[in-house]
RNA sequence: CCGUGCUAGGCGGGGCGCUAGCGGUGCCCUGUACCCGCAACCCGCUCUAGCGGGGCCGAAUUCCCUCUCGAGGGGCUAGAGGCCCGGGGUCAGCGUCCCGUUUCGUGGCGGUGAUGGCUCGGUCCCGUGGCGAUGGGGACCCGUGAACCAGGUCAGAUCCGGAAGGAAGCAGCCUUAAGCGGUCACCUCCAGGCGCUGCGGGAGUGCCGAUCCGGAGUCAAGAAGCGGUGGCCGCGCCUCGGGUGCCGGCUUCGACAGGGGGUGCACGG
Repeated sequence: CCGUGCUAGGCGGGGCGCUAGCGGUGCCCUGUACCCGCAACCCGCUCUAGCGGGGCCGAAUUCCCUCUCGAGGGGCUAGAGGCCCGGGGUCAGCGUCCCGUUUCGUGGCGGUGAUGGCUCGGUCCCGUGGCGAUGGGGACCCGUGAACCAGGUCAGAUCCGGAAGGAAGCAGCCUUAAGCGGUCACCUCCAGGCGCUGCGGGAGUGCCGAUCCGGAGUCAAGAAGCGGUGGCCGCGCCUCGGGUGCCGGCUUCGACAGGGGGUGCACGG
């Protein structure tokens, strides 16, 4: 140096979570690197830290150590960064709202009479009548309704009479009184923050209408300018407070990849 057979060892790793701790199942990141059973209100171990069973490779591209890189994950961040929320302030920041005024142009109305003025009236309130509606009562009408103390007719029975004939009268039937029940309309009575209307009185800022006077403007929105007003109508700025790991910062673990180094036994040639 080569060949054969073994052993150590390898057949993924990492982060989070859980745990006294270590692994596993779980979630996540890398990456492709055996199989079966157990297992999250868990399963198996004890610093030598998965347990049980089986298989393959096997001293080097595969094992071990170290360095570089760095996917990805975790922790912290007072708060003076970012983002979000709330309170206060600020028209002497901007825009905007409202009011007034000047100018411009447009439109409506106007000598068939504008703005305005006088007068009258309506709208408003109170009182009082008429009509109606509504609600309630009554009447009319229908039905029912009296053992006897309502009527009519009165079987049977009873009484008077010599007879002819009369008399009173229960039950039944009919009609009714009081009462009870029903009733659309017509009629009548009563009621009032129901409607319309007449009369009288009151009030009267506003709005509407009419006569008269008077004789030319008036109304509306829009644009530009000026002035006044409003701190939240919308922004901005200042300030106070709160929230959030979100950017950033610090820190921690760290796969894959790359560089370097190290490492058996036996036999034979």
This is a predicted structure of a 269-nucleotide RNA (Bacterial large signal recognition particle RNA) from a soil metagenome.
Its mean pLDDT, the model's own confidence on a scale to 100, is 79.
The RNAcentral record of the sequence draws on MGnify.